[in-house]
Molecule: small-subunit ribosomal RNA
Organism: uncultured prokaryote
């Protein structure tokens, strides 16, 4: 410089927020498995489990040019060819398999061997002479079932042996050289020792053999570094560590042995335990890392389990040997045989892994299942608001194509050599034979394979599934189901309208696959080197001293270990990456390159770190002088108070509490005075004052003693900081021994409280508290904040010391150092907050954390007398646990304020009788709804039938009612007769006969029929609309913009005043606005005006009478206006808002009353007013009818009426309203009746007439306190009225009867003025029925000090573990079920240590009355050397005995833990949680 690569998040804790933090998901991968499905081809891969056991076949043989027999064939008899047992040589140590063991020089990497070996192969050198004795095969014989064994005899060799000769080989001696170093390597000289094999060929020659040297490749050994988890493994080790000597090996070495010494390893983790073959690499990841080590390649290890050696160049040998063991097989029972972790295959195990040679989607890659056109948008499906929209150009139809599969045909490359042959050139040669070499050509050779690829044929024909569709996450509806069945990765769905279950239609996704499960990396910065934290979320050791270690001031110089830079070697191949190439492409394969961040060697640099040396003073320390201090230890000493004892005075109480009691006291207490005893603690001073490392330290004096601070000089010269282990100190309680003991006070006792009260309160009271000595070693041991150093605005207190100025002096003021507080900037923080005493900015060191619970627990270890402490898990379980802050709600938190909330009053309810509603009970039915306030004289402004929805019984089935269709009948409709019947209904008689017209049927009606449909007071008010109640006529509820906060949110709306009021004023990071408040509306109170009929009557006339004339002044009526606004005055107040007082006024501070009800709350009420989704019934849950019921009655409650009497009852007389209603009606006067009422009907469509007499009141009389002349229930009798009908079941009247009741327990309601109380009047509903409801007027009070308390509400603030919001949350025991775990008399495995016994095979050593061809000696008898066999010894596998360690399974019983929808007991915690909580 160029090119390439380059980091994603989401769901889930909350009402909401930010943070912490875990869980879960989306991605990739796989030697996979399972489910559903499956057309073709290419390339890979495939027992991960039992290194479990194996039938059968195959996997290592070859050489006749080493050898002798034997057999076969040919022969021209010369011989030639073939076969292969045996001897011999070479190879069976490679190739192939597996991963059990191994935590190791096993592997990886870099080196070393001056401590080493190497068959076959290559190069170069030398040699290959002369002999000998055996033996297998074969033959004979014996034993044995077999395997096999043994005896005798014959024979060959490249088998075996001896001799000769030799080098650069080996040994010994001497000299020189290389090198860092030499007995050892090289070299020279001398001495000694040690070899051999032949075969083929006519020959040449070839193949061999022997010695020695070199090479290549391959081993062996050694070393540095790297290589899992565990300290709940902390000490290990006797051949152990080293030396000397010897043995052994190819070779160094305790490798082995003898002797000597006592070492060696270990916190940089020895030893032990667990797990594991290692690597290149593979997967993932941005990377750093993490996980893995299957296929392929390198190394190691193993070959039924264990041990051993032999042979050989090489093995302690997978398809060799010996022994022990287990197992399997054969057997004639005497003995034998075997080892698939080679290739196939079998059994077993398992979720699972192949053929006794072509199978299996296990993965990657490629191809196909068709393409174009085609709208009546077909049929059909599913849906629907019934119109449509959708599957959908999808299909059909039409026009094409021909991959794959199928059939037929033709058909490769991969092959070049060797060899043969032809030609040619050159050389040898006499040669054109021949031979050797070069070049060119031809011929021959393919397992795969008739394969790949190619051509033709016919035909859309044979070829699509899987999971998903609530969010994460792409894709929605219908039906079924009804917390069931089921789903689910997390959150979570399902209890009648499920996009979440099960189908279906449809959509989105991938596609010969798709899903699920498992594992692993990622996301996870959730172990943080890159790249986290520790005040409150998990996390700073209780504090110090200090070892190792880590880190370390200034200057100079040297060095070059770290560091930086260059070079060299290596980093196998394959793989990854890049470039190019080959299969049509790709997967796959080939070639080249790059990379491989590493290690080693080497050259250089010298800033920094290290190391050495020399120096410095600022870090640190020492000396000197000062003052401060509850610093520590010991001894002594003082007064006040409590208690006790003695004495005096004194008398009935004291004490204690919310109130009491236990208790003390007439035997004299308490109180008071004096004296004495004893123990403990030190009032005031006293202070976010002081000292100490922390715990902690408080009268005074003395002694001993530690540390810090200030000042000024001098000295040492980095001596420093931190600190794993270690050691020390360490409140209270507790423990041991001995003292002491006044007060206080666990335990305990008693008294209270209480449902209980093993508590809180009270009366007592023992350990203990105190002292001495010794333990314990923990605390919310807290600043919840480790230590050190440096830096980074300030302000203001206070303590100690100093300086300056000034002063007589003390202050004050300025200033330095050290400590201790408060506030505050920057910065930091999730926020709260911290802020020169940091939680800021940096560095150094230590400790600690990694979701909640289980658990600071179990087991183990250490400590302790014990109590217990320190260290410290797992199974299992949950999806959270948590921090800070926000908005609410709540509090037996606080402040302010309001309301008939309390208080002050008046009258009631609760007691009685009755009325009425409700519950309950009853019933065939007693229809339904309403349930704290806010259901209960409520729906219902009126149940005898009707109403009526309920019950019994009798009927109807297109229906009582609506629309449509068909047929018939008829003119209507409607009225009416009769019969049966309880009626409905059925049958039937008569009357009536048309309104409109285009004269034809419209139209209308009835009957019959069919189906669409009607109908339902059936269910769901928790599917809904509408309406309503309630908080509450309370003063609140919000928005826009701005600002603040990461955010939820806050601000505004808080604050100071004020108001009935978020009413208004002032202030203010807010400025404005909306819904509410108020006002506007109605009514009432005053006046004016207009208008006077049915109203009124002052004046005039008239009457019995506003009756009439007259009048419209007044009253009144009903239209319009005026009036009241804190407008005026004074005072108070921030000059404001406003409040207080006053004037005027009919009315005064909203004049009184009404209508009017913010955002919202209560899943409040209503499906039975109405409307309405869904569900349900359809000869019934619809509809009609009769009768019954809703009116029942042991009881309980609510709301009322009437009373209990003299402020009264009764009798008589007499006065004054308002507001209403009245033609299906109100009804006067008159007459009848005691009366209800009857009769009769004037008047009235109503300011005219009527209901209609108002009553209390007033006047007069009577009663005289009694169950009454109170009270009227109940009952008997007689009636009236309404109505089809008063039996169940109406109201009223009269006569008679005359119950309870003498002012009402606990409790509770209403009311603040024309109100309460009291008195009557009217109306709606209604045929009749009112103590209820609605309205009207008459008479007409009392009281409010005040806001402590009760209830409700508003605002601010505070706490909170509540948010379904205190009717909240929540703890522990007990009971039951299940789960995992600990302990447990033990039982039973695995593994390992130690001691001993015993000891196969085998090596080595040793042994002698065994045996023995080669060589030596020989006297020829034999002897020696050597060998074989036997014995013995050491070592040693399996085995045995004894005793330990570790670890697993299991166990009566036992302990705690976890989980479970509604169990039991209490109420511990969260609010002051009702005794503040906690350690």
């Nucleotide at each position: 410089u160029c090119g390439g690569c380059u980091u994603a998040g989401a769901g889930u804790u909350u009402g909401a927020u930010c943070c912490u933090g875990g869980c879960u998901c989306a991605g990739g991968a796989c030697g996979a498995a399972c489910g559903c499905u499956g057309g073709c081809g290419g390339c890979g891969c495939g027992c991960c489990u039992u290194a479990c056991g194996c039938a059968u076949g195959c996997a290592a043989g070859u050489c006749g040019u080493a050898c002798g027999a034997c057999g076969g064939g040919c022969u021209u008899c010369g011989g030639c060819c073939c076969g292969g047992a045996g001897u011999g040589g070479c190879a069976g140590a490679c190739g192939g398999c597996u991963g059990a063991g191994u935590a190791a020089c096993g592997c990886g990497u870099a080196g070393g061997c001056a401590a080493u070996c190497u068959a076959u192969c290559c190069c170069a050198c030398a040699g290959u002479g002369a002999g000998g004795g055996a033996u297998a095969a074969c033959c004979c014989a014996u034993c044995g079932a077999a395997a096999g064994a043994c005896g005798g005899g014959c024979u060959a060799a490249u088998a075996c042996c001896c001799c000769a000769u030799u080098c650069g080989c080996u040994c010994c001696u001497g000299g020189g050289g290389u090198g860092a170093a030499a007995c050892u390597c090289c070299u020279c000289a001398g001495g000694a020792g040690g070899a051999a094999a032949g075969c083929c060929g006519c020959a040449a020659g070839g193949c061999g053999c022997u010695g020695a040297g070199g090479g290549a490749g391959g081993g062996g050994c050694c070393u540095g570094c790297g290589u899992c988890c565990u300290a709940u493994c902390a000490g290990g080790u006797a051949g152990u560590u080293g030396g000397u000597g010897a043995g052994g090996u190819a070779a160094c070495g305790g490798c082995u042995c003898a002797c000597c010494a006592a070492g060696c390893c270990g916190g940089c983790g020895a030893c032990g335990a667990g797990u594991a073959g290692c690597u290149g690499g593979u997967c993932u990841g941005a990377g750093a890392g993490g996980a893995c080590g299957g296929c392929c390649a390198g190394c190691c290890a193993g070959a039924c389990g264990g041990g051993g050696a032999c042979u050989g160049a090489g093995a302690c040998a997978c398809g060799g040997c010996c022994c022990c063991g287990a197992c399997u097989c054969c057997u004639a029972c005497g003995g034998g045989a075997g080892g698939c972790a080679g290739c196939a295959g079998c059994g077993a195990g398992g979720a699972a892994u192949c053929u006794u040679g072509g199978g299996c989607a296990u993965g990657c890659c490629g191809c196909g299942u068709g393409a174009g056109u085609g709208a009546u948008g077909a049929a059909g499906g599913g849906u629907u608001u019934a119109g449509g929209a959708u599957c959908g150009u999808a299909a059909a139809g039409c026009u094409c194509u021909g991959u794959c599969a199928g059939u037929g045909g033709g058909g490769a490359a991969g092959a070049a050599a060797c060899u043969a042959u032809u030609g040619u050139c050159c050389g040898a040669u006499a040669a054109u034979a021949u031979c050797a070499g070069g070049c060119a050509g031809u011929a021959c050779u393919g397992a795969c394979g008739g394969u790949a690829g190619c051509c033709a044929c016919a035909a859309a024909g044979g070829a699509a599934g899987c999971a998903c569709c609530g969010g994460c996450u792409a894709a929605c509806u219908c039906c079924g189901u009804g917390c069931c069945a089921g789903c689910a990765g997390c959150c979570g769905c399902g209890g009648u309208a499920a996009u979440a279950c099960g189908u279906a239609u449809g959509u989105g996704g991938c596609g010969a696959g798709c899903g699920u499960u498992g594992u692993u990396c990622g996301g996870a910065a959730u172990u943080a080197u890159u790249g986290g934290g520790c005040g409150u979320a998990a996390a700073g050791c209780g504090c110090g001293u200090g070892u190792a270690g880590g880190c370390g001031g200034u200057u100079g110089u040297u060095u070059a270990a770290g560091u930086c830079u260059g070079a060299u070697g290596u980093g196998a191949a394959a793989g990854c990456c890049c470039u190019g190439g080959g299969c049509u492409c790709a997967a796959c394969c080939c070639a080249g390159g790059a990379a491989g961040u590493g290690c080693a060697u080497u050259g250089g640099a010298a800033a920094c770190u290290g190391a050495g040396c020399a120096a410095c003073u600022u870090g640190a320390g020492u000396a000197c002088g000062g003052g401060a201090g509850a610093g520590g230890a010991a001894a002594g000493u003082g007064g006040a108070a409590u208690u006790c004892c003695g004495a005096g005075u004194g008398u009935a109480g004291g004490g204690g509490u919310g109130a009491a009691a236990u208790c003390c006291g007439u035997a004299g207490a308490u109180a008071u005075u004096c004296g004495g005893a004893g123990g403990a603690a030190c009032a005031c001073c006293a202070g976010u004052g002081g000292c100490g490392a922390a715990g902690g330290c408080g009268g005074c004096u003395u002694u001993c003693u530690g540390g810090a601070c200030c000042g000024a000089u001098a000295c040492u010269g980095a001596c420093g900081c931190u600190g794993a282990g270690a050691c020390g100190c360490g409140a209270a309680a507790g423990c041991g021994u001995g003292g002491g003991g006044a007060g206080c006070a666990a335990a305990c006792a008693g008294g209270a409280u209480u449902a209980g009260a093993u508590a809180c309160c009270c009366u007592g009271g023992u350990a203990g508290u105190c002292c001495a000595c010794g333990c314990c070693g923990u605390a919310a041991a807290c600043g919840a904040u480790g230590g050190g150093u440096a830096c980074u605005a300030g302000a203001u207190g206070u303590c100690g010391c100093g300086g300056g100025u000034a002063u007589u002096g003390a202050c004050c003021c300025c200033u330095g150092c050290g400590g201790u507080g408060u506030c505050g900037c920057a910065g930091c923080u999730a926020a709260c907050g911290c802020a020169u005493u940091a939680a800021g900015u940096a560095c150094c060191c230590c400790g600690c954390c990694u979701g909640g619970g289980g658990a600071g627990u179990a087991c183990g270890g250490c400590c302790g007398c014990a109590a217990g402490g320190c260290u410290a898990a797992a199974a299992c379980u949950c999806a959270a646990a948590g921090g800070a802050a926000u908005u609410g709600a709540c509090g037996g938190g606080g402040g302010c304020c309001c309301g008939c909330a309390c208080a002050a009053g008046c009258g009631g309810u609760g007691g009685a009788g009755c009325a009425u509603g409700u519950g309950g009970u009853u019933u065939a039915a007693u229809u339904c709804g309403a349930c704290g306030c806010a259901a209960c004289g409520c729906g219902a402004a009126g149940a005898a039938c009707c109403u009526u929805a309920c019950c019994u019984g009798g009927g109807c089935u297109u229906g009582a009612c609506a629309u449509c269709c068909c047929g018939a009948u008829c003119g209507u409709a409607c009225c009416u007769u009769a019969u049966g019947g309880a009626a409905a209904c059925a049958u039937u008689u008569g009357g009536g006969u048309c309104a409109g017209c285009u004269u034809g049927g419209c139209c209308g009606a009835u009957c019959g029929g069919u189906g669409a449909c009607a109908g339902g007071u059936g269910c769901u008010g928790c599917a809904u609309g509408g309406c309503u109640g309630u908080c509450g006529u309370c003063a609140g509820c919000u928005c826009g913009u701005g600002u603040c906060g990461u955010g939820a949110g806050a601000u505004g709306u808080u604050g100071g005043g004020u108001u009935a009021a978020g009413u208004c004023c002032c202030g203010c990071a807010a400025c404005g606005a909306g819904c509410g408040c108020a006002a506007c509306c109605c009514u009432u109170g005053u006046c004016c005006u207009u208008a006077g009929u049915u109203g009124c009557c002052a004046u005039c006339a008239u009457u019995a009478a506003g009756u009439u004339g007259g009048g419209c002044a007044c009253u009144c009526u009903a239209g319009g206006g005026a009036g009241a606004c804190u407008g005026c005055c004074g005072g108070u107040g921030u000059u404001a808002a406003a409040c207080c007082g006053g004037a005027g006024g009919a009315a005064g501070g909203u004049g009184g009353g009404g209508a009017u009800g913010a955002c919202g709350u209560c899943a409040a009420g209503u499906c039975c007013u109405c409307a309405u989704g869904g569900c349900c019934c359809u000869u019934a849950u619809g509809u009609c009818c009769a009768g019954g019921g809703c009116u029942a009655c042991a009881c309980a409650c609510g709301u009322g009426c009437u009373a209990c009497a003299a402020u009264g009852g009764c009798c008589g007389g007499u006065a004054c309203a308002a507001a209403g209603g009245g033609a299906c009606g109100c009804a006067a006067g008159g007459c009848c009746g005691c009366g209800a009422g009857g009769u009769g009907g004037a008047g009235c469509u109503a300011a005219u007439c009527c209901c209609a007499g108002a009553a209390a009141g007033c006047c007069g009389g009577u009663c005289c306190c009694a169950g009454u002349u109170c009270g009227g229930a109940u009952u008997g009798g007689a009636g009236u009225c309404u109505g089809c009908a008063a039996c169940u079941c109406g109201a009223c009247u009269c006569c008679a009867u005359g119950a309870a009741g003498g002012u009402g327990g606990a409790a509770u309601c209403g009311c603040u003025a024309g109100u309460a109380a009291u008195c009557g009047u009217g109306g709606a509903u209604c045929a009749g029925c009112a103590u209820g409801c609605c309205a009207c007027g008459g008479u007409g009070a009392a009281u409010a000090c005040g806001u402590u308390c009760c209830c409700g509400g508003g605002c601010c603030u505070u706490g909170u573990a509540c948010a379904c919001a205190c009717c909240g949350c929540c703890c522990g025991u007990c009971a039951c079920a299940c789960c995992a775990u600990g302990a447990g008399a033990g039982u039973u495995g695995a593994u390992u240590g130690u001691a001993c016994c015993a000891g196969a095979a085998g090596u080595u050593g040793u042994u002698g009355g065994g045996c023995u061809a080669a060589c030596c000696c020989u006297u020829c008898g034999g002897g020696g050397a050597g060998g074989c066999a036997g014995g013995c010894a050491c070592c040693u596998a399996a085995g045995g005995u004894a005793u330990g360690g570790u670890u697993g399974a299991u166990a009566a019983u036992u302990a705690g833990g976890g989980u479970g929808a509604a169990g039991u007991c209490g109420u511990a915690a969260c609010a002051a949680g009702g005794u503040a909580a906690c350690c």